[in-house]
RNA sequence: GGGCAAUUGGCGCAGUUGGUAGCGCGCUUGAUCGACAUUCAAGAGGUCACUGGUUCGAGUCCAGUAUUGCCCA
Numbered sequence: 001g002g003g004c005a006a007u008u009g010g011c012g013c014a015g016u017u018g019g020u021a022g023c024g025c026g027c028u029u030g031a032u033c034g035a036c037a038u039u040c041a042a043g044a045g046g047u048c049a050c051u052g053g054u055u056c057g058a059g060u061c062c063a064g065u066a067u068u069g070c071c072c073a
Base pairs, nucleotide, nucleotide: 001072002071003070004069005068006067007066010025011024012023013022019056027043028042029041030040031039049065050064051063052062053061
């Protein structure tokens, strides 16, 4: 220098044909217990890496940029 893949709550990951952003763990509150743990219920937490474009509508499609990993030279 060229090619491919990944980027989504604190962490690990889903998200189908473009149509309400979800799951597990963790966290907070309450219940249960003499207390803790377990269990149960409820809740908070997201600019979907960034900048544009297409579209009535983008996590999803297109272009560029950034970071990380792999391959080629």
Predicted 3D model of a 73-nucleotide RNA (transfer RNA) from a Candidatus Gastranaerophilales bacterium. Its Rfam family is "tRNA". NCBI's taxonomy places the organism under Bacteria, Bacillati, Candidatus Melainabacteria, Candidatus Gastranaerophilales.